[in-house]
RNA sequence: GAUCCUGGCUCAGGAUGAACGCUAGCGGGAGGCUUAGUACAUGCAAGUCGAACGGUAACAUGGUCUUCGGACUGAUGACGAGUGGCGCACGGGUGAGUAACGCGUACACAAUCUACCCUCAAGAGGGGGAUAGCCCAGGGAAACUUGGAGUAAUCCGCCAUGUGAUUAUAGGGAGGCAUCUUUCAAUAAUUAAAACUACGGUGCUUGAGGAUGAGUGUGCGUCCUAUUAGUUAGUUGGUGAGGUAACGGCUCACCAAGACGAUGAUAGGUAGGGGGCGUGAGAGCGUGAUCCCCCACACGGGUACUGAGACACGGACCCGACUCCUACGGGAGGCAGCAGUAAGGAAUAUUGGACAAUGGGCGGAAGCCUGAUCCAGCCAUCCCGCGUGCAGGAAGACGGCGCUCUGCGUUGUAAACUGCUUUUAUAUACCAAGAAACGCCUCCACGUGUGAGGGUUUGACGGUAGUAUAUGAAUAAGCACCGGCUAACUCCGUGCCAGCAGCCGCGGUAAUACGGAGGGUGCAAGCGUUAUCCGGAAUUACUGGGUUUAAAGGGUGCGUAGGCGGUCUUAUAAGUCAGUGGUGAAAAGUCCGGGCUUAACCGGGGCCUUGCCAUUGAAACUGUAAGACUUGAAAUAAGUUAAGGUAGGCGGAAUGUGACAUGUAGCGGUGAAAUGCAUAGAUAUGUCAUAGAACACCAAUUGCGAAGGCAGCUUGCUGGACUUUAUUUGACGCUGAGGCACGAAAGCGUGGGGAGCGAACGGGAUUAGAUACCCCGGUAGUCCACGCCCUAAACGAUGUUUACUCGAUAUUUGGGUCUUGUACUUGAGUGUCUAAGGGAAACCGAUAAGUAAACCACCUGGGGAGUACGUUCGCAAGAAUGAAACUCAAAGGAAUUGACGGGGGUCCGCACAAGCGGUGGAGCAUGUGGUUUAAUUCGACGAUACGCGAGGAACCUUACCCGGGCUCGAAUGGAUAUGGACAGGUUUGUGAAAGCGAAUCUUUCUUUCGAGACCGUAUUCAAGGUGCUGCAUGGUUGUCGUCAGCUCGUGCCGUGGGGUGUUGGGUUAAGUCCCGCAACGAGCGCAACCCCUAUCUUUAGUUGCUAGCAGGUAAAGCUGAGGACUCUAGAGAGACUGCCGGCGUAAGCCGAGAGGAAGGUGGGGAUGACGUCAAAUCAUCAUGGCCUUUAUGCCCGGGGCUACACACGUGCUACAAUGGCGCAUACAGAGGGUCGCGAAGCCGCGAGGUGGAGCCAAUCCCAAAAAGUGCGUCCCAGUUCGGAUUGAAGUCUGCAACCCGACUUCAUGAAGGUGGAAUCGCUAGUAAUCGCGCAUCAGCCAUGGCGCGGUGAAUACGUUCCCGGACCUUGUACACACCGCCCGUCAAGCCAUGGAAGCUGAGGGUACCUGAAGCCGGUGACUUUACUGGGAGCUGUCUAGGGUAAAAUCGGUAACUAGGGCUAAGUCGGAACAAGGUA
Repeated sequence: GAUCCUGGCUCAGGAUGAACGCUAGCGGGAGGCUUAGUACAUGCAAGUCGAACGGUAACAUGGUCUUCGGACUGAUGACGAGUGGCGCACGGGUGAGUAACGCGUACACAAUCUACCCUCAAGAGGGGGAUAGCCCAGGGAAACUUGGAGUAAUCCGCCAUGUGAUUAUAGGGAGGCAUCUUUCAAUAAUUAAAACUACGGUGCUUGAGGAUGAGUGUGCGUCCUAUUAGUUAGUUGGUGAGGUAACGGCUCACCAAGACGAUGAUAGGUAGGGGGCGUGAGAGCGUGAUCCCCCACACGGGUACUGAGACACGGACCCGACUCCUACGGGAGGCAGCAGUAAGGAAUAUUGGACAAUGGGCGGAAGCCUGAUCCAGCCAUCCCGCGUGCAGGAAGACGGCGCUCUGCGUUGUAAACUGCUUUUAUAUACCAAGAAACGCCUCCACGUGUGAGGGUUUGACGGUAGUAUAUGAAUAAGCACCGGCUAACUCCGUGCCAGCAGCCGCGGUAAUACGGAGGGUGCAAGCGUUAUCCGGAAUUACUGGGUUUAAAGGGUGCGUAGGCGGUCUUAUAAGUCAGUGGUGAAAAGUCCGGGCUUAACCGGGGCCUUGCCAUUGAAACUGUAAGACUUGAAAUAAGUUAAGGUAGGCGGAAUGUGACAUGUAGCGGUGAAAUGCAUAGAUAUGUCAUAGAACACCAAUUGCGAAGGCAGCUUGCUGGACUUUAUUUGACGCUGAGGCACGAAAGCGUGGGGAGCGAACGGGAUUAGAUACCCCGGUAGUCCACGCCCUAAACGAUGUUUACUCGAUAUUUGGGUCUUGUACUUGAGUGUCUAAGGGAAACCGAUAAGUAAACCACCUGGGGAGUACGUUCGCAAGAAUGAAACUCAAAGGAAUUGACGGGGGUCCGCACAAGCGGUGGAGCAUGUGGUUUAAUUCGACGAUACGCGAGGAACCUUACCCGGGCUCGAAUGGAUAUGGACAGGUUUGUGAAAGCGAAUCUUUCUUUCGAGACCGUAUUCAAGGUGCUGCAUGGUUGUCGUCAGCUCGUGCCGUGGGGUGUUGGGUUAAGUCCCGCAACGAGCGCAACCCCUAUCUUUAGUUGCUAGCAGGUAAAGCUGAGGACUCUAGAGAGACUGCCGGCGUAAGCCGAGAGGAAGGUGGGGAUGACGUCAAAUCAUCAUGGCCUUUAUGCCCGGGGCUACACACGUGCUACAAUGGCGCAUACAGAGGGUCGCGAAGCCGCGAGGUGGAGCCAAUCCCAAAAAGUGCGUCCCAGUUCGGAUUGAAGUCUGCAACCCGACUUCAUGAAGGUGGAAUCGCUAGUAAUCGCGCAUCAGCCAUGGCGCGGUGAAUACGUUCCCGGACCUUGUACACACCGCCCGUCAAGCCAUGGAAGCUGAGGGUACCUGAAGCCGGUGACUUUACUGGGAGCUGUCUAGGGUAAAAUCGGUAACUAGGGCUAAGUCGGAACAAGGUA
């Protein structure tokens, strides 16, 4: 890298009271402060009744009067203010509080009330009183208020009547649900009333019933936290009393001590609840806007009054906060009603119309009121519908964009153009439904005030919906996206920048991912984004998950609650099942059909509402009750078994120590050493003594125990397990939250003990360091007793129990059988292998991880973190419980293929070893780095750059630098026009040259006479670039490596990656071959085929050869001749483990085998598999893209590439005697030659010059081969070695040798005496050594490269080690693959968190002080027609609020401090992954 699994993250869908961005034609239906229960200007939102009343402020009418201005008159219509009645407790708003009988549901009230309405029964007699208004007089700025006089009622009392009602007394009947309920009749006491009138009636009183509404109680359901475990004094109950419509500790007095809680009390946090709504297959999860029901609230808090109903949104009183008015004395207020304002906020509308409809209040009614309601306005906020045209139309137009660019593709039938239509729009005209009632008129019926019919009247919306006509394609398209998920691709720009991003991830010069464009895709009057919810997510798993190794089995047992539980019978009916009834509001949902043109929407009917309650039935199962049973479980008897536990006694070996003895120089220890011990006698050896700890052999894959754990022998005490046969009990069982007990090692406390070992510590080593590994010492500890700690990889990483499900084998310990065996069988254990099955796989597999059941424990991505805080335990160490912020997109398991390992095995290679010769030291040559320079052109950099590109840098080359010049250009091709005084030659000016000029000479070739060729000029099209990118490429090349490997088809195995084949046993140089084998075959590689070479045959003999014959020379194949030989160059032969022997199944190996010129690939070459190194080359060439165009192109002169404190590579020459020098002398091969090789001869010491024969070459030339051999000399020296360097004189090439050539001669004569660490080549014609040739080339810096031959070795035991490679296997946290990965401290930045002296805040509780209004109680001098009465006043309890105090809880902040997380290239080390180098 790939795979399977686990597991999280993310996306595609739907939804919203939404908001934001861009855009916007119309209509219908809905919706619209989610935030500050913040503050509110202004207007409106609850009044009405004159048929209850006294009356008359305003208006109108009538009347009277009048000065004609008006005045009077309640007489009439009406009616301000007032008394009275009803309403104001409805409707409307909001969700702060509330975790509660608040809500939902089902019951109950035998413990209750209910105005208006309905029904029934009975009634309304008499008499009295006050008070507002009005009038008068005051106070006050105002709000308002005081006093006097006097008045009405459906106002308020009193008396009467009592159907009834209530109370008391003692009874009868009936019933039920415990207290009890109901009914009948009796006696006694108490208790009613209101009028108005149109004369029809309406209203009033008492009682009963109904209806409606309300109150109360109960069962069940109703969020999170146990890091909230105990709470509670009116608390729980009783008796009595008070209070209430009513029960009740609701309140009070007394008595008792209860009540609630692990089935979660109390506390804390959060929250109105439901019908429903969103999503979902469902179960669920989330939510509680609009509409409906219930609750709560009305500036914060408290309180009551009135009333049928309130503790009252638009009432009252009080306290508080805030705002306003004020004359400063006092007052006023409450939009969470509708509009509206400010503020807050991402964000939410008009200070609209109407009571026409529906509904409500009052009224007899007309009617009045109604921001309820109905309508309209604003807003794409949502849902639904419609439109922005339709048909034809190819020159496939122009334009745009793209490309392989004379052209093609695409936009695209799109446009233009032609024809058609008119929804919408605009204009004009007509014009609804919603309206039926009430009322009025009329008529009918009867019960005479009701009902039916007819007519008439009433519309905010609104001249709106709708309809018709006219005009004319006319008025109307955007938004997002286009790398994968996910539908849709190209160009340009940018260059890890700018930016994108839901996740993965894009961007570092060819971006389908950024920005723009063209094109495309999706949706569409909308489209995207953000936020939130459900889904996908079986990712909390009830439906429907898991726990050996991925997260997850508690360390182990005993046992409480709880859960679950054997067989049979009977009963019951709680669970369960069935039928029926009630309820489960409506709306919503859904089905059917209906109404708006359709739809959304609306209305009708059905279903649903999965629930609860009641009742009837069934009785299998569960439960309960009773009885019985024996198989689960237990017990008794008999036996067996073991390192089970605990206490005591005893033993030997070893070790240490002490004493004595023998004995002498070391011992000990290690990789090697040292510290240490030792002549004061060690170590070693012997004897004796002593101490503590542990128990060799037996011993095992064994045994025992719940686990931890348990081992010398023996005794006491004690626990367990198993077996067998009988007997007994009769489900007594299983599991087990809390709880209790046990619990290795280390550690702690107290007291002992202390031989050995041995944290800490000291010393010695190792090391860069070494606070380690190794060594010498050594304290705690290890041991014992007692007491704590309570954790482990406490592991089988596998909870306990029960049942079931093929086999094989080993072993421990019992029983049985016989045929007595290595037997069979039956139990209980301990192991291994395995079928089925399971599992992601590894594996498990009767000792399950299989198939089932019961119970418990635990898990839900990685990190932060088993941390912090809190709590409990502990002497401490610490343990248990156990988060969050923040951060990442992974972390993880198993297996696969590779790569790697200081893992293993096998094998190979000049890899080591064995040898020979070098390099590294010297001088020089050459290349490179560095430095220098105007430039020192460029490339190549471990192996695989560095005598490499370069097989020739003085100029040229040349690409570099300086300077001078050219600009269609130095070269080539095409087109057009023109000319043949163009080109060329000569001379000349200037100049360094190029170039720029001038003069002069010649007047091109062919021809069919049209023209063509050639050249020049002008214009033009293609220029040119050794400029960049080898990381855009082709081609070519290096390397692993001439290593033996790399793959495929089919089959088989595996969920898959993949494996098998290719592994194994042999063998080979070789994956070469053989054998075996779930493989059988095949391909690219290996080998062979090709070339050279070694032998022979044959063919052919010139320029080659010359044996024989002949000629001939001083000599010579020199000549005739010859093909025998050598040789030349064609064709063949030959070598294949073919033969023999041995070994072996075979392949094959061995043999100084035979034969052979050659023997096991004969030697050499060419030939380089799949691939690796983003290896090298854009400067050989080609080429995409980019850059440049009076220059980065081109020409020229000069310079540079040759520099020089230095470093490295590759070489040459040496250091000498196996040598140097001198003289003489022998033998090659392969090449080259006409711009050439150049002979002989002559000149020069020489380089060379002259000369020119011969040769386009088996003919002539280069050409002398050298080492060698013979003779001579030198005598170990810086030399007769070595030749650098320098001086002088020359030669040659070349336009030109200054920078910067080679060679010659003479002179000079440096370093160097065999080279440190290290390192290279080579296995036979090889190394070493010797010369020769060639390419390039005018010449040459060549000592280089490529070839050629001459002379010609040594060594290989062997594979331990170094390097490289191959195969198998093993481990892996690596896969950019060990040059990998990765950990921690420190340093820097950022982020969140913990602790913290202190500062500050919030809510709640407790105690004490104070205490308004008000209810209740007491008193009550004053008052009253009210006299057993009422009230002011005073006062008591309680209480909102305020204050004080101590403590607790939860926040904010904080000097300082702690750890954590994140952040391309910081520091130090190197802990982990391989045996990770000390597992």
This is a predicted structure of a 1479-nucleotide RNA (small-subunit ribosomal RNA) from a metagenome. The RNAcentral record of the sequence draws on SILVA. It matches the Rfam family "Bacterial small subunit ribosomal RNA". The prediction has a mean pLDDT of 84.